[in-house]
RNA sequence: GCCCAUAUAGCUCAGUCGGCAGAGCACUCCCUUGGUAAGGGAGAGGUCACUGGUUCGAAUCCAGUUAUGGGCACCA
Numbered sequence: 001g002c003c004c005a006u007a008u009a010g011c012u013c014a015g016u017c018g019g020c021a022g023a024g025c026a027c028u029c030c031c032u033u034g035g036u037a038a039g040g041g042a043g044a045g046g047u048c049a050c051u052g053g054u055u056c057g058a059a060u061c062c063a064g065u066u067a068u069g070g071g072c073a074c075c076a
Stems, first nucleotide, its partner, number of pairs: 001072007010025004019056001027043005049065005
């Protein structure tokens, strides 16, 4: 330098034939207990890496950028 993959909640990850952003764990409150643990109910938490474009509408499609990982090439 070229190519490929990945980037979504605090953590681990779903969701990519375009149409209300989700799960598990963690967190907060409540129920249950003499008190814990376990169990049950409710809730909060997101600019979907960034910028621009297409579209009535983008996490999803297109272009560029950044970060991480991998492969190839170059240089003595």